[in-house]
Molecule: Glycine riboswitch aptamer
Organism: uncultured Chloroflexales bacterium
RNA sequence: AUGACGGACGCGGGAGAGUGCUGUUGUCAGCCGCCGAAGGCGUAAGCGUAAGGAGUUAGCCGCCCCUUUGUGAAUCGCUCAGGCCCCCGAACCGCGUCCCGACG
Numbered sequence: 001a002u003g004a005c006g007g008a009c010g011c012g013g014g015a016g017a018g019u020g021c022u023g024u025u026g027u028c029a030g031c032c033g034c035c036g037a038a039g040g041c042g043u044a045a046g047c048g049u050a051a052g053g054a055g056u057u058a059g060c061c062g063c064c065c066c067u068u069u070g071u072g073a074a075u076c077g078c079u080c081a082g083g084c085c086c087c088c089g090a091a092c093c094g095c096g097u098c099c100c101g102a103c104g
Base pairs, nucleotide, nucleotide: 006099007098008097009096010095011094012093013092018032020031021030022029023028033084034083035082039080040078041077042076046071047070048069050068051067052066053065055063056062
């Protein structure tokens, strides 16, 4: 000096679902009905050999099969949280700046 991945910030885009009823008038509470894209939780194949069992072997290792277990993705599911006029928020995408710093 290049600068992956990741992170922070700013700008732009950004869906869904009752502006329901009641109550002490409030960014509130309760009840019913709904939504999923803050967050959270669950999970496939695969991978691991972690454990057990069977086979092979005189036996062990190894190999292979089965079971359990660990890891393992989501815009898939759950609906805890959150949300259901607008605003705010919003996964994700684009642009810009900054931080970290891999490979070379």